[in-house]
Context: one part of a larger RNA
RNA sequence: GAACGAACGCUGGCGGCGCGCCUAAUACAUGCAAGUCGAGCGAGAAGACGUAGCAAUACGUUUGUAAAGCGGCGAACGGGUGAGGAAUACAUGGGUAACCUACCCUCGAGUGGGGAAUAACUAGCCGAAAUGUUAGCUAAUACCGCAUACGACUCUCGGUCUGCGGAUCGAGAGGGAAAGCGAUACCGUGGGUAUCGCGCUCAUGGAUGGGCUCAUGUCCUAUCAGCUUGUUGGUGAGGUAACGGCUCACCAAGGCUUCGACGGGUAGCUGGUCUGAGAGGACGAUCAGCCACACUGGCACUGCGACACGGGCCAGACUCCUACGGGAGGCAGCAGUAAGGAAUAUUGCGCAAUGGGCGACAGCCUGACGCAGCGACGCCGCGUGGGGGAUGAAGGUCUUCGGAUUGUAAACCCCUUUCGGCAGGGAAGAUGGAACGGGUAACCGUUCGGACGGUACCUGCAGAAGCAGCCACGGCUAACUUCGUGCCAGCAGCCGCGGUAAUACGAAGGUGGCAAGCGUUGUUC
Numbered sequence: 001g002a003a004c005g006a007a008c009g010c011u012g013g014c015g016g017c018g019c020g021c022c023u024a025a026u027a028c029a030u031g032c033a034a035g036u037c038g039a040g041c042g043a044g045a046a047g048a049c050g051u052a053g054c055a056a057u058a059c060g061u062u063u064g065u066a067a068a069g070c071g072g073c074g075a076a077c078g079g080g081u082g083a084g085g086a087a088u089a090c091a092u093g094g095g096u097a098a099c100c101u102a103c104c105c106u107c108g109a110g111u112g113g114g115g116a117a118u119a120a121c122u123a124g125c126c127g128a129a130a131u132g133u134u135a136g137c138u139a140a141u142a143c144c145g146c147a148u149a150c151g152a153c154u155c156u157c158g159g160u161c162u163g164c165g166g167a168u169c170g171a172g173a174g175g176g177a178a179a180g181c182g183a184u185a186c187c188g189u190g191g192g193u194a195u196c197g198c199g200c201u202c203a204u205g206g207a208u209g210g211g212c213u214c215a216u217g218u219c220c221u222a223u224c225a226g227c228u229u230g231u232u233g234g235u236g237a238g239g240u241a242a243c244g245g246c247u248c249a250c251c252a253a254g255g256c257u258u259c260g261a262c263g264g265g266u267a268g269c270u271g272g273u274c275u276g277a278g279a280g281g282a283c284g285a286u287c288a289g290c291c292a293c294a295c296u297g298g299c300a301c302u303g304c305g306a307c308a309c310g311g312g313c314c315a316g317a318c319u320c321c322u323a324c325g326g327g328a329g330g331c332a333g334c335a336g337u338a339a340g341g342a343a344u345a346u347u348g349c350g351c352a353a354u355g356g357g358c359g360a361c362a363g364c365c366u367g368a369c370g371c372a373g374c375g376a377c378g379c380c381g382c383g384u385g386g387g388g389g390a391u392g393a394a395g396g397u398c399u400u401c402g403g404a405u406u407g408u409a410a411a412c413c414c415c416u417u418u419c420g421g422c423a424g425g426g427a428a429g430a431u432g433g434a435a436c437g438g439g440u441a442a443c444c445g446u447u448c449g450g451a452c453g454g455u456a457c458c459u460g461c462a463g464a465a466g467c468a469g470c471c472a473c474g475g476c477u478a479a480c481u482u483c484g485u486g487c488c489a490g491c492a493g494c495c496g497c498g499g500u501a502a503u504a505c506g507a508a509g510g511u512g513g514c515a516a517g518c519g520u521u522g523u524u525c
Stems, first nucleotide, its partner, number of pairs: 001525004006521005013382006019375002021340001026338003030335003035073003040070002047062006080293003089218008099210002104206002108202004112146001114144002121136005153174009180198008219265003226256003231253008268290004272283004295316005318329004346372001348371003354368001355366004385415004395406004419466001421461005429452001433448006469514005474495003480509005490497002
């Protein structure tokens, strides 16, 4: 000098864009953060209103609505945090002839015919509750056989290629699948048929996302020198989507290491950020990619995908409820609270946009996201007026008492009105979307729809009116005098000032620097 997720002191007008618990991965009150589908399925209120009735009640509408259940998809994404981890991580480049991939696209073949249950519900029982249990009824795109099998899978045989592990092609044998729903038209008593759409089953190729594996690189420490028994390799088996001591039985005795094994300490890694002429050095907030974690430790289930933040089980610590028998919970999601700390924000608005989940759609959900609020925390921009004005006014300060300086500064005259204030108008973000109508279709017409927001922006009105501080002035280092003090009080980054004329302490006047900031402290180069 530059920089900062900064803090502190004094001061503080506005706007835009960013950023905002670096400490206790400490504990959490409360609300919200993951649902959706009736075009998969069975059942189905209460309340209100209307009609009838003296009333009880019945019927109709709301309504096949709400709430719940079975079933499907999602919940493995999105969001948070950086505790652990020095290599099962990350970065770069390869391999997978050792692998998987729901939804999506493409191509091929099919979607036939049956069965037995169960939740919801009803009735009963246990319990304080959380929950549970018995009997009975019922449906499905839930579950289970049968039939069928173009591919695919397993086995056998043969051909081609080969990196000799295998890949690929042909023939034969074996076992293996499925589910319906809606619209329109026609026929009809329930219902059926056809077409189309959405689904379902098997299979091909792709896309996307992953798994595994190899090489190289990745902090300090030798006051850590030897480490290792599933350890290193083999055979066989199991397991996995898949290779493999991944696991097991047996066999062999190997494997790593001064090119630093093993141990200890520290740390999420990277794109990047800061600094520097560069080489380097330091760092890894925000944004993006990857990893790891979800009260602590372990475990599996479901599923294409988890060993699963707002799922389950067990153990532990902690908190809460209890009828003492037993139960409930997990903010490192968004707000917010307590604590810690020098220190870090609102228990806000909206799904209008972008994106995601479900759904045929309408739509529903979305603390992702879009916005607003708070904070000079940072960067950038603007303003606090402009021109004229010498009696060089008054006042202050200094003085050699003549004057000098503050100083064109003020007053005064003439202008302007940014910002702020008030008033009027008022968006884009919506070429997208929805409803209705027309059209074979492309498309056209009308209407509706914005959290931000009556915001930005535009216009008008009044009036210089409402808007400057902070630090320094001995040298380094731009900027000096007077008074007070008297090695005291104090200053100080270094040198050093202060013991009676202190340009170094304190005050004042003046000056210098930066400016809505200025200084100080901390950290890095």
Predicted 3D model of a 525-nucleotide part of an RNA (small-subunit ribosomal RNA, 5' domain) from a metagenome. RNAcentral holds the full RNA, with entries from SILVA. Its Rfam family is "Bacterial small subunit ribosomal RNA". The prediction has a mean pLDDT of 84.